[in-house]
RNA sequence: GGGCUUGUAGUUCAACUGGGAGAACGUCUCCCUCGCAAGGAGAAGGCUCCGGGUUCAAAUCCCGGCGAGUCCA
Repeated sequence: GGGCUUGUAGUUCAACUGGGAGAACGUCUCCCUCGCAAGGAGAAGGCUCCGGGUUCAAAUCCCGGCGAGUCCA
């Protein structure tokens, strides 16, 4: 330098063919306990890497950029 894959909550990942942004773990509060752990209930937490385009509508499609992984040189 080129090909392919990838970027979503604090972390690991979903979101099937474009139409309500979710799960698990973690954090916080409450219940339970003499207390802790485990268990139960609830809550907070995201301008979906950045900038454009297409569309009534974009995490999703297209273009450019940046980062990561992998292969080739």
The RNA shown here (transfer RNA) has 73 nucleotides and comes from Candidatus Nanohalobium sp. The organism belongs to Candidatus Nanohalobium, within Archaea. It matches the Rfam family "tRNA".